[in-house]
RNA sequence: UACAGAAAAAGGCAAACCUAUUGAAAAAUAGGGACGCAAAGUCGCGGGUCUAAGGUAUUAUAUUGUGCUAUGAUGGCUGGACUGCCUGA
Numbered sequence: 001u002a003c004a005g006a007a008a009a010a011g012g013c014a015a016a017c018c019u020a021u022u023g024a025a026a027a028a029u030a031g032g033g034a035c036g037c038a039a040a041g042u043c044g045c046g047g048g049u050c051u052a053a054g055g056u057a058u059u060a061u062a063u064u065g066u067g068c069u070a071u072g073a074u075g076g077c078u079g080g081a082c083u084g085c086c087u088g089a
């Protein structure tokens, strides 16, 4: 350096839920709280998923509806890129 994460050691992060705030929503941020995580550290480049403000189609049994759509979101969906602690069964 590469590979691996069985057993250790020092630690780290924080699901659901609750409160407050932001947002059209998905969701995010802060505090509490721990389901779990060897990258559950960082990044929206590829794929997937979620939402539909705006745009657009439709106009009936619904006209305050329904459908389509990401420029929005998700890194704790996944691939990838970059970085990192310990150890070497």
Base pairs, nucleotide, nucleotide: 003088004087005086012037013036017032018031019030020029021028022027035076041082042081043080045079046078047077048074049073050072054069055068056067057066058065
The RNA shown here (c-di-GMP-I riboswitch aptamer) has 89 nucleotides and comes from Peribacillus huizhouensis. The organism belongs to Peribacillus, within Bacteria. Its Rfam family is "c-di-GMP-I riboswitch aptamer". From the family's description: GEMM was predicted in a large-scale screen for bacterial structured RNA regulatory elements. The coordinates come from a structure-prediction model, not an experiment, and the mean pLDDT is 86. It was read from a public genome assembly, where an Rfam model found it.